[in-house]
This is a predicted structure of a 73-nucleotide RNA (transfer RNA) from Diploscapter pachys. Taxonomically the source falls in Diploscapter (Eukaryota, Opisthokonta, Bilateria, Rhabditomorpha). Its Rfam family is "tRNA". By type it is a transfer RNA. The RNAcentral record of the sequence draws on Rfam.
RNA sequence: GCGGGAUUGGCGCAGUCGGCAGCGCGUUAGUCUCAUAAUCUAAAGGCCCAGAGUUCGAGCCUCUGAUCCCGCA
Numbered sequence: 001g002c003g004g005g006a007u008u009g010g011c012g013c014a015g016u017c018g019g020c021a022g023c024g025c026g027u028u029a030g031u032c033u034c035a036u037a038a039u040c041u042a043a044a045g046g047c048c049c050a051g052a053g054u055u056c057g058a059g060c061c062u063c064u065g066a067u068c069c070c071g072c073a
Stems, first nucleotide, its partner, number of pairs: 001072007010025004019056001027043004049065005
C1' cells in the first nucleotide's frame, strides 16, 4: 500500500425486508431471611465509533474519516 472483519448501556452480544433499540451478566430498590447469599418483582442506564448523503423515515443503504483485529504484498 491492497483486501476482509469488527465498532450498539458498565461488560459480553442480538437487532431479519429501513418503520418508536433488545437479551444475558452486572448495578439500584423492593421481596425473602435472625442475617448474608440465592430466588422472585421492579427500576435506572445506550439515540448505535465520528461526519456527510439518500429517504416521509437510517443501528440497518451510500460516501469519507477514526480505532482495533486478520490476511496479502